[in-house]
Context: one part of a larger RNA
RNA sequence: UUGGGUCUAAAACAUCCGUAGCUUGCUUAGUGAGUUCUUUGUGAAAUCCUAUCUCUUAAGGAUAGGGCGAGCAGAGAAUACUACUAGGCUAGAGACUGGAAGAUGUAAGAAGUACGUUCGAAGUAGUCGUAAAAUACGUUGAUCUUGGACGGACUCAUAAUAGCGAAGGCAUCUUACAAGGACAGUUCUGACAGUGAGGGAUGAAGGCCAGGGUCGCGAAAGGGAUUAGAUACCCCUGUAGUCCUGGCAGUAAACACUGCACACUAAACAUUAGUACCUCUUCGAGAGGUAUUAGUGCUUGAGGGAAGCCGAAGAGUGUGCUACCUAGGAAGUAUAGUCGCAAGACCGAAACUU
Numbered sequence: 001u002u003g004g005g006u007c008u009a010a011a012a013c014a015u016c017c018g019u020a021g022c023u024u025g026c027u028u029a030g031u032g033a034g035u036u037c038u039u040u041g042u043g044a045a046a047u048c049c050u051a052u053c054u055c056u057u058a059a060g061g062a063u064a065g066g067g068c069g070a071g072c073a074g075a076g077a078a079u080a081c082u083a084c085u086a087g088g089c090u091a092g093a094g095a096c097u098g099g100a101a102g103a104u105g106u107a108a109g110a111a112g113u114a115c116g117u118u119c120g121a122a123g124u125a126g127u128c129g130u131a132a133a134a135u136a137c138g139u140u141g142a143u144c145u146u147g148g149a150c151g152g153a154c155u156c157a158u159a160a161u162a163g164c165g166a167a168g169g170c171a172u173c174u175u176a177c178a179a180g181g182a183c184a185g186u187u188c189u190g191a192c193a194g195u196g197a198g199g200g201a202u203g204a205a206g207g208c209c210a211g212g213g214u215c216g217c218g219a220a221a222g223g224g225a226u227u228a229g230a231u232a233c234c235c236c237u238g239u240a241g242u243c244c245u246g247g248c249a250g251u252a253a254a255c256a257c258u259g260c261a262c263a264c265u266a267a268a269c270a271u272u273a274g275u276a277c278c279u280c281u282u283c284g285a286g287a288g289g290u291a292u293u294a295g296u297g298c299u300u301g302a303g304g305g306a307a308g309c310c311g312a313a314g315a316g317u318g319u320g321c322u323a324c325c326u327a328g329g330a331a332g333u334a335u336a337g338u339c340g341c342a343a344g345a346c347c348g349a350a351a352c353u354u
Base pairs, nucleotide, nucleotide: 004325005324006323007308008307012322014202015201016200017199021195022194023193025089026088027087028086029085030084031083033082034081035078036077037076038075039074040073041072042071048066049065050064051063052062053061054060092192093189094188095187096185097184098183104178105177106176107175108174109173110172111155112154115151116150117149118148119147120146121145126137127136163170164169207248208247209246210245211244212243216242217241221237222236223235224234259321260320261319262318263317264316267299269297270296271295272294273293274292275291276290277289278288279287280286303310304309327354328353329352337346338345339344
């Protein structure tokens, strides 16, 4: 507890784009489809109401009258709202112009320390590793010191409660080519918008296919320890992998566990990017302040909430659209289907049980 819910109890798709659908600014005229009113037809019988009659009475029965929601069809009228048609407007949306900001993306080039290998010099007995050891390396000269060459990976400090991106994510420097947002101007279009079933694109790590690459790290594996055992934790090695190119896969505690958009609703502080103005100025791309717009945080009020807490990017007050939930387990299992090279992914029960 359906007149319900979805941060934490079951439940917001990983994210965006977008088809149908649904919803949708201001204004003028028309139509009269939806809508509203009137009227006509239909709206069986029984049942129901009233009256009379009738079985001696009752229940019952008969006859007459009334009633019978709604719906459907025909005719007439109304025109606020919705719709449609034809116009107009600019507050939404988009375009344009301007100067700033950014680890936004793709590609190419360059650099830096560390690490490793190799060559040379110098030098001698240990080095490595641990709680302690051993495996391992070393007189065929190791470790350590120093000079050169080569290799692949990574990008210290700056670094922030900072910034950018739809999310995943993005950090050495330079260049090229792209993209997006904020601010300001108010030049243009004139509702072109919101959401979005299906659908499409993107999507960490790990995995798969083909070809390269392989310094370090390191699943598996081998060895040494520990231990009652030790298929582990610790140590020495070490293959896939990690890296690059081209494909596949499509999942994460993909989390803010919070769908998107719009309107409204008290304040304080910090910070990032703009704009306008004021003051100071060493005139600098400088410093401080005020106002305002857009973000990122933080403290709290009203309000909300079961509480924790949220609190102008609400979990407040409303509107539009979508997705999802309905006791625990069985179970994200079985089956069928679709996709995939596979791993598996998507969709997704029931019996039974408590």
A computed fold for a 354-nucleotide part of an RNA from a Nanobdellota archaeon, annotated as small-subunit ribosomal RNA, central domain. The organism belongs to Nanobdellota, within Archaea. The sequence was found in a public genome assembly. It matches the Rfam family "Archaeal small subunit ribosomal RNA". The literature on the family includes a 2001 paper in Science by Yusupov et al., "Crystal structure of the ribosome at 5.5 A resolution".